[in-house]
Description:
This is a predicted structure of a 133-nucleotide RNA (SAM riboswitch aptamer (S box leader)). Its Rfam family is "SAM riboswitch aptamer (S box leader)". From the family's description: The SAM riboswitch is found upstream of a number of genes which code for proteins involved in methionine or cysteine biosynthesis in Gram-positive bacteria. The SAM riboswitch acts at the level of transcription termination control. The predicted structure consists of a complex stem-loop region followed by a single stem loop terminator region. An alternative and mutually exclusive form involves bases in the 3' segment of helix 1 with those in the 5' region of helix 5 to form a structure termed the anti-terminator form. This entry represents the conserved core of the complex structure involving helices 1-4.
């Protein structure tokens, strides 16, 4: 950089150097000179691999021990330490509200068309881990 998998409402910040934009894109929203982003010490989370425990659970073989997994721990390889991946983007429903059509005087039923949306569900993107080319 491509594919394939997995996973996201949890966690966890100071100081130095510089100084203006930043939150991937696009739209709101928000963060910022009381100093953003970056880089540098230091620290500090543990979701991926990795190790080591697995006494009690749980599964399955045997048959009293093994494997797996569940869980705890560790910080070696990433990797994070504003806001749920900040919230939406595209589909479906769901409400809500206005329009028109159909019964019908009217309420109201049914349908359509449109807006909106602290709601849900699914996909897109995106970012991480393992993994392959």
């Nucleotide at each position: 950089c491509u594919c394939u998998u997995a996973u996201g409402u949890a966690g966890a910040g100071a100081g130095g150097c510089a100084g203006a934009g930043g939150g991937a894109c696009c739209g709101a929203c928000c963060c910022u000179g009381u100093g953003a982003g970056g880089c540098c010490u230091c620290g500090g989370c543990a979701g991926c691999c990795u190790g080591c425990u697995g006494a009690c659970g749980a599964u399955c073989g045997u048959u009293a021990c093994g494997a797996u997994c569940a869980a705890g721990c560790a910080a070696g390889g990433u990797g994070c330490c504003a806001a749920c991946u900040u919230c939406g983007g595209c589909a479906g429903a769901g409400a809500u509200g206005a329009u028109c059509c159909u019964g019908a005087g009217a309420a109201c039923a049914g349908g359509a068309u449109c807006a909106u949306u602290a709601u849900c569900u699914g996909g897109a993107a995106g970012a991480u881990g393992a993994g392959a080319g």